[in-house]
Background
This is a predicted structure of a 358-nucleotide RNA (Bacterial RNase P class A) from a Lachnospiraceae bacterium. The RNAcentral record of the sequence draws on ENA.
RNA sequence: UGAGUAGCACAAAUGGUCGCACCGAUAUGGUGAGGAAAGUCCGGGCUUCGCAGGGCAGGGUGCCGGAUAACGUCCGGUGGAGGCGACUCCAAGGCUAGUGCAACAGAAAUAUACCGCCAAUGAAUCAUUGGUAAGGAUGGAAAGGUGGCUUAAGAGACCACCGCCCUUCUGGUAACAGGAGGGGCAGAUGUAAACCCCACCCGAAGCAAAACCGAACGUAAAGCGAUACGGCUGCCCGCCGUGCUUUAGGGUUGGUUGCGGAGUAUAGGCGUAAGUUUAUACUCGAGCCGUAUGGUAACAUGCGGUCAAGAUAGAUGACCAUUCACGACAUAACCCGGCUUAUCGUGCUGCUCAUACA
Numbered sequence: 001u002g003a004g005u006a007g008c009a010c011a012a013a014u015g016g017u018c019g020c021a022c023c024g025a026u027a028u029g030g031u032g033a034g035g036a037a038a039g040u041c042c043g044g045g046c047u048u049c050g051c052a053g054g055g056c057a058g059g060g061u062g063c064c065g066g067a068u069a070a071c072g073u074c075c076g077g078u079g080g081a082g083g084c085g086a087c088u089c090c091a092a093g094g095c096u097a098g099u100g101c102a103a104c105a106g107a108a109a110u111a112u113a114c115c116g117c118c119a120a121u122g123a124a125u126c127a128u129u130g131g132u133a134a135g136g137a138u139g140g141a142a143a144g145g146u147g148g149c150u151u152a153a154g155a156g157a158c159c160a161c162c163g164c165c166c167u168u169c170u171g172g173u174a175a176c177a178g179g180a181g182g183g184g185c186a187g188a189u190g191u192a193a194a195c196c197c198c199a200c201c202c203g204a205a206g207c208a209a210a211a212c213c214g215a216a217c218g219u220a221a222a223g224c225g226a227u228a229c230g231g232c233u234g235c236c237c238g239c240c241g242u243g244c245u246u247u248a249g250g251g252u253u254g255g256u257u258g259c260g261g262a263g264u265a266u267a268g269g270c271g272u273a274a275g276u277u278u279a280u281a282c283u284c285g286a287g288c289c290g291u292a293u294g295g296u297a298a299c300a301u302g303c304g305g306u307c308a309a310g311a312u313a314g315a316u317g318a319c320c321a322u323u324c325a326c327g328a329c330a331u332a333a334c335c336c337g338g339c340u341u342a343u344c345g346u347g348c349u350g351c352u353c354a355u356a357c358a
Base pairs, nucleotide, nucleotide: 001354002353003352004351005350006349007348008347009346010345012323013322014321015320016319017318018317020032021031022030023029034329038340039339041338042337043336044335045334046206047205048204049203058202059201060200061199062198063077064076065075066074067073078092079090080089081088082087093197094196098195099194100191101190102189114136115135116132117131118130119129120128121127122126144162145161146160147159148158163185164183165182166181167180168179169178170177171176210257211256212255213254219248220247221246222245223244224243228242229241230240231239232238261284262283263282264281265280266279267278268277269276270275285307287306288305289304290303291302292301293300294299324327
């Protein structure tokens, strides 16, 4: 210098004017989207319902160890695949439990002799019968592989090495690695994100969850009052309806909370109420940031700081000026931890390879 690899940060900048939402002590006040707020794919908090215990069904996960509130996430390893390398990728238990499936081609796909090879027989350059999976042909896959020995020709039939399986020793927490011995391997192909088997885990629904306050009209009860009017009924009795007040139950319109860190105490303000808000103090927190210690790491513990977007038709925008590299993907709706996907570009750090020069 070029090519690559792993990780991280930012997400046009500055100023002005106008506007919107929420809070509020009402003022020249404060605050106001993202790294993914997205997909809603996992895990949890929280809420209501259910639940003695066990089993079936259903769903999920699947090498080993660790981390975590938990996870299908993360970290460190093992094995396999790719790359010269830094490094990347893997749903990585079991087809030797059983069942199913395997197009086309091919003689034959779990069973077989098409060509070839060998032997016998015959009517003998051919045919028939038998043997043979070494060679050819088909296929993703054709009876562990290579070489040898044997044989009529062949074949784990036998031998050596490699592979596989079993036993055992050593190292390792383990996955596993290395060594030794044994087994000829017809228990013979692939497929389990095919049924299934094995091990472990899982109650259901979700903030439109859910809790609370509560008009008006109507309902029920009690009381008051006129002893009035209407109906049954022409008259008497009786019953029903019509007024006002209070109470009760129900929970509609609507509202409050959940919900903008949480809880408790004290004091003040607001609201009919459910509640809410401000100040102060204390305690707490799977939240975030910094730091110290421990750990290879994920993380853990201690200390300090911070915790002011937030509605219910739903705010977070528009315009102007200047500058540049001319601006991508995308807009919170209960919250948190992850994963996945989208993204104009800019910058920083570690590492690898190649070339050149000193």

The gene name in the source record is rnpB. The source organism's lineage runs through Bacteria, Bacillati, Clostridia, Lachnospirales and Lachnospiraceae. Rfam family: Bacterial RNase P class A. Rfam links the family to the GO terms tRNA processing, dimeric ribonuclease P complex and ribonuclease P activity.